The RNA shown here (transfer RNA) has 76 nucleotides and comes from an Acetobacteraceae bacterium. The RNAcentral record of the sequence draws on ENA. Taxonomically the source falls in Acetobacteraceae (Bacteria, Pseudomonadota, Alphaproteobacteria, Acetobacterales).
RNA sequence: GGGCGCGUAGCUCAGCGGUAGUAGCACUACCUUGACAUGGUAGGGGUCACAGGUUCAAAUCCUGUCGCGCCCACCA
Numbered sequence: 001g002g003g004c005g006c007g008u009a010g011c012u013c014a015g016c017g018g019u020a021g022u023a024g025c026a027c028u029a030c031c032u033u034g035a036c037a038u039g040g041u042a043g044g045g046g047u048c049a050c051a052g053g054u055u056c057a058a059a060u061c062c063u064g065u066c067g068c069g070c071c072c073a074c075c076a
Base pairs, nucleotide, nucleotide: 001072002071003070004069005068006067007066010025011024012023018056027043028042029041030040031039049065050064051063052062053061
């Protein structure tokens, strides 16, 4: 330098055009206990990497940029 994949909550991820973005773990409160753990209920937390475009409508499609990973090539 070229190609491919990924970037969504603190972490691991689902959702791949349809209006209102999931779940688990973690966190907070309450119930349960003599207390702790476990369990149960409720709750908070998201510029969907960034910018632009297409569309009535974009996390989802297109382009560019950034970051991460893998492969190939070149130089040393």